Annotation
The RNA shown here (transfer RNA) has 73 nucleotides and comes from Trichonephila clavipes. Its Rfam family is "tRNA". By type it is a transfer RNA. Its family is annotated with triplet codon-amino acid adaptor activity in the Gene Ontology.
C1' cells in the first nucleotide's frame, strides 16, 4: 500500500428499519443481619466512534474519516 473485521452505560456484550436502546457484572440507596458477606428491592449512568447520504422513520442500510485488531507483500 491492498483487503477483512471491530467501535453501543465504568467493564463485558445484546438489539435483523418502527421510536421509552436493554442484559450481566460493577456503582449508589434501601430492606435483612449483632456486624460484614450473601440474598432481596429500587435507582443513577448512553450525544449508539465521527461527518454526510438514503428513508416518513435508522443502533440497524450506503459513503468518507478516525480508533483498535487481523491477513497479505
Nucleotide at each position: 500500500g491492498u483487503c477483512c473485521c471491530u467501535g453501543u452505560a465504568g467493564c463485558g456484550c445484546a438489539a435483523u428499519g418502527g421510536a421509552u436502546a436493554g442484559c450481566g457484572c460493577g456503582u449508589u440507596g434501601g430492606a435483612c443481619u449483632a456486624c460484614u458477606a450473601a440474598c432481596c428491592c429500587a435507582a443513577a449512568g448512553g450525544u449508539c466512534g465521527u461527518g454526510g447520504g438514503u428513508u416518513c422513520g435508522c443502533u440497524u442500510u450506503c459513503c468518507g474519516c478516525c480508533u483498535g485488531g487481523g491477513a497479505u507483500g

Model confidence (mean pLDDT): 80 of 100.
The RNAcentral record of the sequence draws on ENA and Rfam.